[in-house]
RNA sequence: UUCAUGCCGUUGGGGCGCCCGCGAGGGCUGAGAGGCGAAACGCCAACCCAUGGAACCUGAACCGGGCAAUGCCGGCGGAGGGAACGGAGCCAGCCACAAG
Numbered sequence: 001u002u003c004a005u006g007c008c009g010u011u012g013g014g015g016c017g018c019c020c021g022c023g024a025g026g027g028c029u030g031a032g033a034g035g036c037g038a039a040a041c042g043c044c045a046a047c048c049c050a051u052g053g054a055a056c057c058u059g060a061a062c063c064g065g066g067c068a069a070u071g072c073c074g075g076c077g078g079a080g081g082g083a084a085c086g087g088a089g090c091c092a093g094c095c096a097c098a099a100g
Base pairs, nucleotide, nucleotide: 007087008086009085010084011050012049013048014047017028018027019026020025034044035043036042037041056081057080058079062075063074064073065072
């Protein structure tokens, strides 16, 4: 000084909870709790994650703690699932060629 577990593109995956309030709005956690459609739910946006995968789901109406309340925190747990290809570039090794 550099360090790439990074960068770029495309594509894909995912969640959106709790509380107060008639409402407007406000409070909590979080990266994210948004908008439209009457709703179911769908679409869009933002955000996060993509196999070297703790984004997210299941177990789970679980266990312990805490809170006004909630996956709020920890355990469960590197448990079981889970969505990828391409490019630039970097490093190392090997081969060929050229020069010395």
Molecule: TPP riboswitch aptamer (THI element)
Organism: Alphaproteobacteria bacterium